The part of an RNA shown here (small-subunit ribosomal RNA, 5' domain) has 530 nucleotides and comes from a metagenome.
Its Rfam family is "Bacterial small subunit ribosomal RNA".
Context: one part of a larger RNA
RNA sequence: GAGUAAACGCUGGCGGCGUGCCUAACACAUGCAAGUCGCGCGGAAUACAGCGGCCCGCAAGGGUCGUUGUGUUUAGCGGCAAACGGGUGAGUACUACAUGGAUAACUUUCCUUUGACACGGGAACAACCCCGGGAAACCGGGGCUAAUACCCGAUGGCCUAAGUAGGGUGAAAUUCCCAGCUUAGUAAAGGGUCGCAAGACCGGUCAAUGAGAGGUCCGUGCCCUAUCAGGUAGUUGGCGGGGUAAUGGCCCACCAAGCCUAUGACGGGUAGCCGGGAUGAGAGUCCGUCCGGCCACAGGAACACUGAGACACGGGUUCCACUCCUACGGGAGGCAGCAGUGGGGAAUCUUGGGCAAUGGGCGAAAGCCUGACCCAGCGACGCCGCGUGAGGGAUGAAGGCCUUCGGGUCGUAAACCUCUUUUAGCAGGGGCGAAGUCCCGAGCAAUCGGGAUUGACGGUACCUGCGGAAUAAGCCACGGCCAACUACGUGCCAGCAGCCGCGGUAAUACGUAGGUGGCAAGCGUUACUC
Numbered sequence: 001g002a003g004u005a006a007a008c009g010c011u012g013g014c015g016g017c018g019u020g021c022c023u024a025a026c027a028c029a030u031g032c033a034a035g036u037c038g039c040g041c042g043g044a045a046u047a048c049a050g051c052g053g054c055c056c057g058c059a060a061g062g063g064u065c066g067u068u069g070u071g072u073u074u075a076g077c078g079g080c081a082a083a084c085g086g087g088u089g090a091g092u093a094c095u096a097c098a099u100g101g102a103u104a105a106c107u108u109u110c111c112u113u114u115g116a117c118a119c120g121g122g123a124a125c126a127a128c129c130c131c132g133g134g135a136a137a138c139c140g141g142g143g144c145u146a147a148u149a150c151c152c153g154a155u156g157g158c159c160u161a162a163g164u165a166g167g168g169u170g171a172a173a174u175u176c177c178c179a180g181c182u183u184a185g186u187a188a189a190g191g192g193u194c195g196c197a198a199g200a201c202c203g204g205u206c207a208a209u210g211a212g213a214g215g216u217c218c219g220u221g222c223c224c225u226a227u228c229a230g231g232u233a234g235u236u237g238g239c240g241g242g243g244u245a246a247u248g249g250c251c252c253a254c255c256a257a258g259c260c261u262a263u264g265a266c267g268g269g270u271a272g273c274c275g276g277g278a279u280g281a282g283a284g285u286c287c288g289u290c291c292g293g294c295c296a297c298a299g300g301a302a303c304a305c306u307g308a309g310a311c312a313c314g315g316g317u318u319c320c321a322c323u324c325c326u327a328c329g330g331g332a333g334g335c336a337g338c339a340g341u342g343g344g345g346a347a348u349c350u351u352g353g354g355c356a357a358u359g360g361g362c363g364a365a366a367g368c369c370u371g372a373c374c375c376a377g378c379g380a381c382g383c384c385g386c387g388u389g390a391g392g393g394a395u396g397a398a399g400g401c402c403u404u405c406g407g408g409u410c411g412u413a414a415a416c417c418u419c420u421u422u423u424a425g426c427a428g429g430g431g432c433g434a435a436g437u438c439c440c441g442a443g444c445a446a447u448c449g450g451g452a453u454u455g456a457c458g459g460u461a462c463c464u465g466c467g468g469a470a471u472a473a474g475c476c477a478c479g480g481c482c483a484a485c486u487a488c489g490u491g492c493c494a495g496c497a498g499c500c501g502c503g504g505u506a507a508u509a510c511g512u513a514g515g516u517g518g519c520a521a522g523c524g525u526u527a528c529u530c
Base pairs, nucleotide, nucleotide: 001530002529003528004527006526007525008524009523010522013386014385015384016383017382018381019379020378021344026342027341028340030339031338032337035080036079037078040077041076043074044073045072046071047070048069049068050067051066052065053064054063055062056061087297088296089295097221098220099219100218101217102216103215106214107213108212111210113208114207115206116205117204119153120152121151122150128143129142130141131140132139133138159185160184161183162182163181164180166178167177168176191202192201193200194199223269224268225267230260231259232258235257236256237255238254240252241251242250272294273293274292275291276287277286278285279284299320300319301318302317303316322333323332324331325330350376352375353374354373358372359370360369361368362367389419390418391417392416399410400409401408402407425466426465427464428463429462433457436453437452438451439450440449441448442447474519475518476517477516478515479500480499481498485514486513487512488511489510495502496501
């Protein structure tokens, strides 16, 4: 000099864009953060309309029950999602990450493209009803029932397994590709909506295909410490098996005795890694906050279930610690999601608005959900921009300070005159961000035409007007380094100080004042990096 996720002191007008628990991965009150589909299914409730029964009424009509139709709502079964998105950095020195490869050792819901198909049956379980247990959380027994839920059988091109004879690619083929034969094995919901129908749309199964995503393996790179020198028994390799989507001591039985290591094994310390950031002419040194990629974790530890995908933050089981409820028998919980609270700390925000946009989940759609996200709020925490007025104005006023008492200086500074009105204030107008979606018509459709409608931010930005210099300057320094000097007070005291050093009676170094210098809505200090 530059920089910072900064803090502290003094001061503080506005706006834009960013950014904000670096400490206790400490504990958490409360609310919200993952649902959706009735166009998969059986019910239930309810509104309206029609029909029928009964009751009241002379009648009109009213009430109630049943049934049909059309809607609305949805506890349950079922499907998809919940493995994404959001948080944190504890652990991890390598099962991570970065980069380059391999998979002749693999998987893939939804989506793309293509081919083939969906035949015949069955038994349940919720909901519901009945009974029972429990303080509660909830649970047990009996009975009925539907499905795109479940099961059995059939068919089986393709597919899988075994056997068998060929061709191709390739470094290498029992294994991949092509085309055969034999045997065995494996599917499905012909469901839903619209329609008179034909059919249309959405779905189901098998196989192939592409895209995207993922698993596994290998090379190279990746901090300090030798006051850590030896480490290792599933250890190193083989054979056979188990397991997995898949290779493998991943696991197991048996056999052999190997394997790593001063090119630093093993141990200890520290640490998420990277794209990048800071500085520097560079080489290098330091850092990894925001944003993006990957990894790991979800009170601590372990485990599996479901599923295409998890060993699963707002799923489950077990143990531990902690908190809460309890009728003492037993139960409930997990903010490192968004806000917020206590605590720790030098220190870090609102228990805000909205799904209008972007994106995500579900749905045929309308739509619903979305603390992702978009916005607003708070903090000079940072960067950037703007303002606190402009021009004129000397008897150089008053006043302050200094003085050799002549004067000098603050100083064109003020007053005063002329002008402007950014910003703040008030008033009027007033957005872009909106693409879509729905309805009607045309069209086989794609699409086109017409109409209606959708903004949290926000009556904000922006524009115009009103009036008036009106609403807006501080902080640090002035001995040298280092730009800026005098007076008074003090008297090795009080104090200053980054280093050198100042202060013991004339202190440009302490304190105050005037003046001056620097920066400016900031200025200094402290800490850290280069």